[in-house]
Context: one part of a larger RNA
RNA sequence: CGCAAGAGAAUUGAGAGGAGCCGUCCUUAGUACGAGAGGACCGGGACGGACCAACCACCGGUGUACGAGUGGUGUCGCCAGAUGCCAAUGCUCGGUAGCUGCGUUGGGAGCGGAUAAGCGCUGAAAGCAUAUAAGUGCGAAGCCCACCUCAAGAUGAGUUCUCUCACUCCGUUAAGGAGGUAAGAGCCCGUGUAGAUAAUACGGUUGAUAGGCUACAGGUAGAAGGUUGGUAACAGCCGCAGCCGAGUAGUACUAAUAGCUCGAGGG
Numbered sequence: 001c002g003c004a005a006g007a008g009a010a011u012u013g014a015g016a017g018g019a020g021c022c023g024u025c026c027u028u029a030g031u032a033c034g035a036g037a038g039g040a041c042c043g044g045g046a047c048g049g050a051c052c053a054a055c056c057a058c059c060g061g062u063g064u065a066c067g068a069g070u071g072g073u074g075u076c077g078c079c080a081g082a083u084g085c086c087a088a089u090g091c092u093c094g095g096u097a098g099c100u101g102c103g104u105u106g107g108g109a110g111c112g113g114a115u116a117a118g119c120g121c122u123g124a125a126a127g128c129a130u131a132u133a134a135g136u137g138c139g140a141a142g143c144c145c146a147c148c149u150c151a152a153g154a155u156g157a158g159u160u161c162u163c164u165c166a167c168u169c170c171g172u173u174a175a176g177g178a179g180g181u182a183a184g185a186g187c188c189c190g191u192g193u194a195g196a197u198a199a200u201a202c203g204g205u206u207g208a209u210a211g212g213c214u215a216c217a218g219g220u221a222g223a224a225g226g227u228u229g230g231u232a233a234c235a236g237c238c239g240c241a242g243c244c245g246a247g248u249a250g251u252a253c254u255a256a257u258a259g260c261u262c263g264a265g266g267g
Stems, first nucleotide, its partner, number of pairs: 001153001005164007015150004021049007033038001051107005059101004066094005072085005110145001112144002118138004165266001167179004184262004188204005209255003212251005218244003225238005
């Protein structure tokens, strides 16, 4: 821009893409078959491998803005304690959310269709024979459907529901143009389930959107200070303490204020 008014939703599916795998064991059955050795088709059941998708309750990984331990050096006058700097986050031990796999869950179902090679039925030409000439059947991990995803720019532009209503001016009463509006949309702002940016999703005081605060979960692992014991290193107690990023709730304290723009008049 189009989809013959303008909007907000929900859809149909022309078409396109994805998936499509394999094994072992049990049973049928030591049956059919076979002198024996051996050993099935068909059907039923169970368990796996690889691959794919989703997810994070479990098990793990990561987690350089969380907690702790520890050396050198600087600063806070000193001790104690804290806070910086440097060496891979200095090194080390753990670890919330998130993201993940080694974890968990699911998937590859069809006694649907048409077929290939192949195997047939009926059957002439050609009194026979012949699966073929007329007619007709079975038959693949393959094809078309079925399963999952996208999909009306499918210009062949589809369908359904709901909302807005027929304003003012110019123009010849027309075509057309301009303006203010409706439903609605956007700008702007707070954000994340989204994300490089756009886009997308939610929220904007009639509000829990983010931050803060409070409580809880969860992580570290027992703070500082004091006291007791010990010559001391240190240990016990006050005390599952102290500190705490992303988690879950609650709470308008702070910030989403105020405002602006676009947007139909219909073959």

Large-subunit ribosomal RNA, domain VI from a metagenome, 267 nucleotides, folded computationally. Its mean pLDDT, the model's own confidence on a scale to 100, is 87.